Predicted 3D model of a 76-nucleotide RNA (transfer RNA) from a bacterium.
Rfam family: tRNA.

RNA sequence: GCCCCGGUAGCUCAAUUGGAAGAGCAGGAGCGUUCUAAGCUCAAGGUUGGGGGUUCGAAUCCCUCCCGGGGCACAA
Numbered sequence: 001g002c003c004c005c006g007g008u009a010g011c012u013c014a015a016u017u018g019g020a021a022g023a024g025c026a027g028g029a030g031c032g033u034u035c036u037a038a039g040c041u042c043a044a045g046g047u048u049g050g051g052g053g054u055u056c057g058a059a060u061c062c063c064u065c066c067c068g069g070g071g072c073a074c075a076a
Base pairs, nucleotide, nucleotide: 001072002071003070004069005068006067007066010025011024012023013022019056028042029041030040031039049065050064051063052062053061
């Protein structure tokens, strides 16, 4: 330098191939208990890596850049 895969909540991952983002865990509050713990309930948490484009509508499609992983190639 070229190709492929990935980047979504603090962490691990979904999102049925365009209809507007959800789960588990962690953390918070409450119930529970003499106090803890287990268990149960609730709430919160997102510029979907950045920017631009297409579209009525983009996590999803197109362009470009950044980051991580893998493969191939190069040598003065």